Context: one part of a larger RNA
RNA sequence: CGCAGGAAACUUGAGAAGGGCUGUCCCUAUUACGAGAGGACCGGGAUGGACGAACCUCUGGUGUGUCAGUUGUUCUGCCAAGAGCACCGCUGAUUAGCUACGUUCGGGAGUGAUAACCGCUGAAAGCAUCCAAGCGGGAAGCAUGCUUCAAGAUGAGGUUUCCAUGGGGUUUACCCCGAGAGGCUCCCAGCUAGACUACUGGGUUGAUAGGCCGGAUGUGGAAGUGCGGUAACGCAUGGAGCUGACCGGUACUAAUAAGCCGAUAA
Repeated sequence: CGCAGGAAACUUGAGAAGGGCUGUCCCUAUUACGAGAGGACCGGGAUGGACGAACCUCUGGUGUGUCAGUUGUUCUGCCAAGAGCACCGCUGAUUAGCUACGUUCGGGAGUGAUAACCGCUGAAAGCAUCCAAGCGGGAAGCAUGCUUCAAGAUGAGGUUUCCAUGGGGUUUACCCCGAGAGGCUCCCAGCUAGACUACUGGGUUGAUAGGCCGGAUGUGGAAGUGCGGUAACGCAUGGAGCUGACCGGUACUAAUAAGCCGAUAA
């Protein structure tokens, strides 16, 4: 831009894409078959491999503004306590998120038409013949079924809801003003999104983000003080102190203010 008024939401599915793999073991059954050795069809079950998808409960990885320990050095006047730098200085743990080495699930069943092939009835051709008329069976294959996208499918589909029947001018072609569903700009955010855009949520009639409060989680016993010890240090106060992303609450801060587009509908 189109889909012959303008919007919002929900959809149908022409079409397209994905998927379609396979082993071993057990039962049937030491059966049928076979002199024996051996050893099934059909049917049922269990467990793997490779591949794929989703997810983070568990097990791990990571976890550069979490916690603790610790070395060297500089500084905060000194002690103590801290801060900076040294690969995040190093080391031990670790929330969220993201992940596999983790967990769960998938290939199917079913239906239809068939291939090779197997048949029924059956003439031409008194027989025979699956075929000439007619009627069946039959594959990991084909069409579906399952998942995803999908009306620019210009053949542009469908359903529901919302909006406008004012005023003035006028040359009756039209012009101006008002109203107007909805949308956008703009702003705050996103760990349901993301290179930008887009998308999603919110914009005071507000919990959208930050802050704050409470909780969870993690770390593992803060500082100060007291006591014990010559001291290093230990014990008590005290599951202490601190705590990124997690959960809940709370307008303290920031989402102010404003503008634009928008149907001459029958």

Large-subunit ribosomal RNA, domain VI from a metagenome, 266 nucleotides, folded computationally. Rfam family: Bacterial large subunit ribosomal RNA.